Predicted 3D model of a 72-nucleotide RNA (transfer RNA) from an uncultured Holosporaceae bacterium. Its mean pLDDT, the model's own confidence on a scale to 100, is 84.
RNA sequence: GGCGGCGUAGCUCAGUGGUAGAGCAGUGGACUCAUAAGCCAUUGGUCAUAGGUUCAAAUCCUAUCGCCGCCA
Numbered sequence: 001g002g003c004g005g006c007g008u009a010g011c012u013c014a015g016u017g018g019u020a021g022a023g024c025a026g027u028g029g030a031c032u033c034a035u036a037a038g039c040c041a042u043u044g045g046u047c048a049u050a051g052g053u054u055c056a057a058a059u060c061c062u063a064u065c066g067c068c069g070c071c072a
Stems, first nucleotide, its partner, number of pairs: 001071007010024004018055001026042004048064005
């Protein structure tokens, strides 16, 4: 340099056009002599950035940025 994959909550990931989610972590509650585990509730998102298509975009298209792999 060329090609391909990936980028979504603090972490690991799902969601492939129609209200952005799960587990763990965090916070509060209840329980306990107390702590942990388990239980109940709950906070947390410019969906990498910019533009385009569409009534509607995390999702489709283009460019850019970052990470990984393959080829040279």
Rfam family: tRNA. By type it is a transfer RNA.